[in-house]
Molecule: small-subunit ribosomal RNA
Organism: uncultured bacterium
């Protein structure tokens, strides 16, 4: 000294919580020792039982006993002293109770100490005792005798008290000291001669009493309190002073500097914490006060209204003969109940104190000791060296090892503590007894007082302490281990059990739960609770704050309070400083000393405050005097919607009445209610009334705020300048007060044109108690009176000074330099958490005042004040809760803006969505219909091809070291191969052969490690993929800014298809991404011509052949395009637009190629793989079935509704592929699918291969047809062990829906849509998918408003799992 926690991050402002220390503690889990302290905090609850105050025969009469006796010894009363001390508890008290300084001239004070001065001389009773009654019992009476240091009169008075004088003193009352008076006023003796007592008096000391100044806790939701109050005067009482009591007069007397009242409480030295300053707290030790079963009273007494005294009343509780008595642990132990909880009915008077006594002694539950208790502090111990086979056992493990851990065990040691023994204190003396010695006095003796021997006293206690002897022997435990916080893995568990101080951890890989194992901390304790402090500057004096976080009063005026401008004097109250006094002791702090250290004790030394008596005189402050800068005033002008009060005007609305005039008017997004033929609306003219003041008008004026606008006149307030004539701090703020204070609203009366809460009616809607419209009452206006609030805002109190500019406007001055004195906008320092304030401060500093103190409950309850009422002022607490909040940043997002793009809209062609088929999916059914994919980014998807097989699913029948891998044993003419039998098959049996094997590499038996698993968990994961999106982005380094996330760089201004490219900037540069670089097609040289090609020669039915290498073409290499040229237009760039040239032109088409990341997107069934689960099954083998079901529902295609066509005949042209288990020509049979048969071809060579649509001709005539083919029935073809479930093709028949498709939605910008055939892969065989090929070949885009997506800027946000966000209210579980 600080940490945690509000966020995606940040900064702040704020609150919860932590780590420290404490304790009269409690609970939990353990517990060896000793010193030293502590131990009913709860019930001031009730007590049994014992003790806890007595002595004194040297005061006294007596009685008892012992003794020959002198005598001693005891001791009921009588008497004296003490019991008012010790001890205990905090009920109760907010008080002179305490504390701390003071005073008594207003007091007392037994024992003790000092001084003076006396103790003389007599009397008359009582108790005990003796006799007697009474009574349960505690007690109680009558009779008689008797003593005193018990009582009472008497003398005597140094003396005191009273009366009268005198001097002297003091802040006053008033006190001393002395003269005289002569009223009152003492005593007591014991023992044996010294003392020890008595009186009176004075001083002393102690204790005690009273009075005073200052400090002492919370409430104002307690503001008035008081009648002996308050004060005279005069008396009573008292030790004293005084309403203490009393009679009489006055009416006083406290209070906002908090009276009264309610609440809590004993204060205090001191204790705990804190750096201090404070905050809490008042056990134990020590002062004081108070109480002593509650409540009251007095008596004795020096001193009590008395804890172990009395009297009365109350409640209990005991005894009783019922008539009455007895009792007080908050004294020491104990008991009961309370309670989370607090000890022995112990030993001693041996110390140290106290009473009593000449003394000895005696009493002493004070007090010294023990006992119980880890309550607490302090101290030592559980061992100490050595010792790795790094044993063994535990944990963990990548199996390989690591940990535990030099720990253990062994080996040598020691012996604090401990057990046995043997010694063995101090505390004890200034005491006590008994001799003696010396001083003083004295004739001695005896006593005092010092002192010297000798004897004697110890409860703790045979304890502390020493010395001997044995022996690692008997001695470790608790709590945490996610972060804060030192310290980690494994298994259980599966948001369950449960932890938690805060944050939060647990939903199958938990370091957070529980167990172990190691680790950390502390250690005879250790945790947890409870409670104070602190940290917390989070109530801020030291030390905070208030535009926006909590928090400026709505505003001005003002009492009282608090601050206040120059000179000088003068005082010394405040301030400084110096002595003295007090500040108990104990503790605390320093220094030192005793216990073996310490803890504990002992000495010694230091201290805030306070109080008295000097000293200073600079600041405050009191006086006293002057001044003129503050503040007023006067005099000269000034501008204003500043307030009232009357009067006046014009335009507009409305509404009457009269003309003109005819059908609509009015209203709205659209309408409709309304209003109008009974004449509206519009026009004209005329009148009525009421409320408001167009331009002027401004960021502009006035005013304290709220607020003020037509014009005049009047009363009235504040403001400014200019001058310096006058006053001479008169000032500044301001709790309570007092006054004003928008709009709404309340009362009475007016008034009422428009506008309009309520309300009616229409709309609008799911409703629509609203927004819109038509109509319409309170108010709205005026007078009086109420109310007192507002986002009453500048979210910013007021005043007074200081601190760079620049500009614009309003009203003076001067004058062209400026100055005053408002406003309004930009800036500097400087503040600020930023954001922003910035001479008009939120900057610097000084005065007053109001307010804050986590969020909600709440500006609510309740009480009180005010109000007619509505309410409005002041103003809480339980309870919840860790956050609420401020400012700023990054991105998301907006039914904000703004700029771009994109078959995204639009402009166009074609479709889907109706119908039939196909094929996938949801459903739903089944023994199974395996699994998986779910918005674009699943659904002709995984599947590029389910009859068996495939398969993973069902039934059923079979195996268990297993179909597969590795390792071990035993055996062996075994094992492949072929055959037969049963059996659906797996499988068994047998039987042939045996070329092979015997270092058995192969089978078969058997053991156990282990094989297998399309079982789970894509939310443990590798890898693959999809998507936004081929979208323009995505981002680092250094520097700069910002307290900081972060910004800048990437924005701006052009331009691009592009973060593409140029200019400009606090940026410079880099990277992934674009683009290029690759692969195709377009175009041309070029090289090379077989299988391909054929222009020239020759030759054939035919590039057939010879030849050719020109041309197609194939495939190798180059070449070409690059805004390169030209002109505009741009800033002289980028570039863009046109234009030439060219086979192609602004990326030439297409393609591969896919940035940082989102989607816990998607596969554990492609693969691999962590951990779960399974092991005679969830593993494996077989046969059959299912994946193909079928009310429906989606989604992909395919065909079709026809005449741009369907049929039929003729006819011309292609490209990619592919081919040996293959492609298969020509032939020949069948209508036909195909079949026989087989040239050729490992292919630029043969085959697949005649493409189609196209075009000519022809028929068909708009119709369910010659469209359209589904369905069915029949007869076959092929493939395959096999076509039933469940295959594909052919012929023949059969001829369904269907006539162009609702709402909605899809493709597509050129060789593109659209149409038209072909081929491939998968494949025994099975596309209308699916991946390619080329053929024919359009139409449209005005333009970016508006759909959807994206990208950039910039706003707004309470989102940030980011609008499928968050979130108020209802209603329901």
């Nucleotide at each position: 000294a600080g940490a945690g926690u509000u966020u995606g991050a940040u900064c702040c402002u704020g609150g919860c919580u932590c780590a420290g220390a404490a304790c009269g503690a409690a609970c939990g889990c353990u517990g060896g020792u000793g010193g030293c302290g502590u131990g009913u905090c709860u019930u001031a609850u009730a007590c049994a039982u014992g003790c806890a105050a007595g002595u004194c025969g040297a005061g006294c009469g007596g009685u008892g006993c012992a003794g020959c006796a002198a005598u001693g010894c005891a001791u009921a009363g009588c008497g004296g002293c003490g019991a008012a001390c010790g001890g205990g508890u905090g009920a109760g008290u907010a008080a002179c109770a305490c504390g701390u300084a003071a005073g008594c001239a207003a007091u007392c004070u037994g024992c003790c100490c000092c001084c003076u001065a006396c103790u003389u001389g007599g009397g008359a009773a009582u108790a005990g005792c003796c006799g007697u009654g009474c009574c349960a019992a505690c007690g109680c009476g009558c009779g008689g005798a008797u003593a005193a240091u018990a009582c009472c009169g008497a003398a005597u008075a140094u003396c005191g008290u009273g009366g009268c004088g005198u001097c002297c003193c003091g802040c006053a009352u008033g006190g001393g000291a002395u003269g005289u008076u002569g009223a009152c006023g003492a005593a007591a003796g014991a023992u044996u001669u010294a003392u020890c007592g008595g009186u009176a008096g004075g001083g002393g000391a102690u204790g005690a009493g009273c009075u005073u100044g200052c400090g002492u806790c919370c409430g104002a939701u307690u503001a008035g309190c008081u009648a002996g109050u308050u004060g005279g005067c005069g008396g009573g009482g008292c030790a004293a002073c005084g309403g203490c009591c009393c009679a009489c007069c006055a009416a006083g007397g406290c209070g906002a500097c908090g009276a009264u009242c309610g609440g809590u409480a004993g204060c205090c030295g001191g204790c705990c914490u804190g750096a201090g300053a404070g905050g809490g707290c008042g056990a134990u030790c020590g002062g004081c006060c108070a109480c002593a079963u509650u409540g009251g009273g007095a008596c004795u007494g020096a001193g009590a209204c008395a804890c172990g005294g009395c009297c009365c009343a109350g409640a209990c509780u005991c005894c009783u003969a019922c008539g009455g008595g007895a009792g007080g642990c908050a004294g020491c132990a104990g008991u009961a109940a309370g309670g989370a909880a607090u000890u022995u009915u112990c030993g001693g008077c041996a110390a140290u104190g106290g009473g009593g006594g000449a003394a000895a002694c005696c009493c002493u539950g004070a007090c010294c000791g023990a006992g119980c208790a880890a309550c607490g502090c302090c101290g030592c111990g559980u061992g100490a060296g050595u010792g790795u086979a790094g044993a063994a056992g535990g944990u963990c493990u990548u199996c390989g090892g690591a940990u535990u851990g030099u720990a253990a065990a062994g080996c040598u040691c020691u012996g604090u503590u401990g057990u046995a023994g043997a010694g063995g204190a101090a505390g004890a003396a200034u005491g006590c007894u008994a001799a003696g010695u010396a001083u003083a006095g004295g004739a001695a003796a005896u006593g005092a007082u010092a002192u010297u021997u000798a004897g004697u006293u110890g409860a703790c206690g045979g304890u502390a302490c020493u010395c001997u002897a044995c022996u690692a022997g008997a001695a470790a435990g608790u709590c945490a281990c996610g972060g804060c916080u030192u310290a980690c893995u494994a298994c259980g568990u599966g948001c369950c059990a449960g932890c938690a101080g805060c944050c939060g951890c647990g939903g199958u890989a938990a370091u957070a739960c529980g167990u172990a194992g190691g680790u950390g901390g502390c250690a005879a304790g250790c945790g947890u609770u409870a409670u104070c402090c602190g940290g917390a500057u989070u109530u801020a004096u030291u030390g905070g704050g208030c535009g926006u976080a909590a928090a400026g009063g709505g505003u001005g005026c003002g009492c009282a309070g608090g601050c206040g401008g120059u000179u000088u004097g003068u005082u010394a109250a405040g301030u400084u400083u110096g002595a003295u006094g007090u500040g108990a002791a104990a503790g605390c702090g320093u220094u030192g000393a005793g216990c073996u250290c310490a803890a504990c004790u002992c000495a010694a030394u230091a201290c805030a405050g306070c109080a008295u008596c000097g000293a200073a005189u600079a600041c405050u402050g009191g006086c006293a005097a002057a001044c003129u800068a503050g503040a007023g005033u006067g005099c000269a002008g000034a501008a204003g919607g500043g307030g009232g009060u009357a009067a006046u005007g014009g335009a507009a609305c409305u509404c009457c009445a009269u003309g003109u005039g005819u059908a609509g008017c009015g209203g709205u997004a659209a309408a409709a209610u309304g209003c109008g033929u009974a004449g509206a609306u519009a026009u004209a003219u005329g009148g009525a009334a009421g409320a408001a003041c167009a331009c002027c008008a401004g960021a502009g004026g006035c005013g304290a705020a709220g607020g003020c606008g037509a014009u005049u006149a009047c009363c009235u307030g504040g403001u400014c300048u200019g001058u310096a004539a006058c006053u001479g701090a008169c000032g500044c703020u301001c709790a309570u007060g007092c006054a004003c204070g928008a709009a709404a609203g309340c009362g009475u009366g007016g008034g009422g044109a428009g506008c309009a809460a309520a309300u009616a009616g229409g709309a609008u809607u799911a409703g629509a108690u609203a927004c819109c419209c038509u109509a319409g009452u309170a108010g709205u206006c005026c007078a009086c009176g109420c109310c007192c609030u507002a986002a009453a805002c500048g979210a910013u109190g007021a005043g007074u000074a200081c601190u760079a500019a620049a500009u614009g406007u309003u009203g003076g001055a001067u004058u062209u330099a400026u100055u005053c004195a408002g406003u309004a906008u930009u800036g500097c320092a400087g503040c600020u958490a930023a954001c922003g304030c910035a001479a008009u401060a939120a900057g610097u500093a000084c005065u007053c005042c109001g307010c804050c103190u986590g969020a909600g409950g709440a500006g609510u309850a309740u009480g009180c004040a005010c109000g007619c009422a509505a309410g409005u002022g002041u103003a809480a607490a339980a309870c919840u809760u860790a956050a609420a909040g401020g400012a700023a940043u990054u991105g998301a997002c907006g039914g904000g803006a703004c700029c771009c793009c994109g078959c995204a809209c639009a402009a166009g062609c074609g479709g889907u969505g109706g119908a039939g088929u196909a094929u996938g999916u949801g459903g739903u059914u089944c023994a199974a219909u395996u699994c998986g994919a779910c918005g674009c980014a699943a659904c002709g998807c995984g599947a590029a091809g389910a009859a068996c097989c495939u398969u993973a699913c069902c039934a059923g029948g079979c195996c268990u070291u297993g179909a597969c891998a590795u390792c071990c044993c035993u055996u062996g003419c075994a094992a492949u191969g072929u055959c037969a039998u049963a059996g659906a098959g797996a499988u068994a049996u047998g039987a042939c052969g045996g070329a092979g094997g015997u270092u058995a590499u192969c089978a078969a038996g058997g053991u156990g490690a282990c094989a297998g698993g399309u079982g789970g968990u894509g939310c443990a994961u590798g890898g693959u993929u999809g998507u936004c999106g081929u979208c323009a982005g995505c981002u680092c380094g250094u520097g700069u800014c910002g307290u900081g996330a972060g910004a800048u760089g990437u924005u701006g201004g052009g331009u691009u298809a592009a973060g593409u490219c140029c200019c400009g900037c606090a940026a410079c540069g880099a990277g992934c991404g674009c683009a290029a670089c690759c692969c195709u097609u377009g175009u041309c040289u070029u090289u090379a011509g077989u299988u391909a090609c054929c222009a020239u020669c020759a030759u054939u039915u035919a590039g057939u052949u010879g030849g050719g290498g020109a041309c197609u073409c194939u495939a190798g290499a180059g070449a070409g395009a690059c805004u390169g040229c030209c002109g505009a237009u741009g800033a002289u760039a980028a570039a863009u637009c046109g234009g030439a040239g060219g086979a192609a032109g602004g990326u030439g088409g297409g393609g591969a190629u896919g940035a940082c990341g989102u989607c816990a997107a998607a596969u554990c069934a492609u693969c691999a793989u962590g951990c779960c689960c399974u092991u005679u099954a969830u593993g494996g083998c077989c046969u059959g079935g299912u994946c193909u079901a079928c009310a429906c529902a989606c989604g992909u295609a395919c065909u079709a509704c026809a005449a741009u066509g369907g049929c039929g005949c003729a006819u011309a042209u292609a490209a990619c592929g592919a081919g040996a288990u293959g492609c298969a020509a020509u032939a020949c049979g069948g209508c036909a699918a195909c079949g026989u048969g087989g040239a050729g071809c490992a292919a630029a060579a043969c085959u697949u291969u005649c493409a189609a649509a196209a075009u000519g001709c022809g028929u068909c005539u708009c119709a369910g047809u010659u469209c359209g083919g589904a369905u069915u029935g029949g007869a076959g073809u092929c493939u395959g062990c096999a076509a039933c479930c469940c295959g594909a093709c052919u012929c023949c028949a059969u001829g369904a829906a269907g006539u162009u498709g609702g709402a909605a939605u899809c493709g597509c910008u050129a060789g593109u849509a659209a149409u038209c055939g072909c081929g491939a892969a998968u494949c025994a065989g099975c596309a209308u998918g699916u991946c390619g090929c080329g053929g024919u070949g359009a139409a449209u885009a005005c333009a970016u408003u508006c759909u959807c997506g994206g990208g950039g800027u910039u706003u707004g946000c309470a989102c940030u799992c980011a609008c499928c966000g968050c979130c108020g209210g209802u209603c329901a579980a």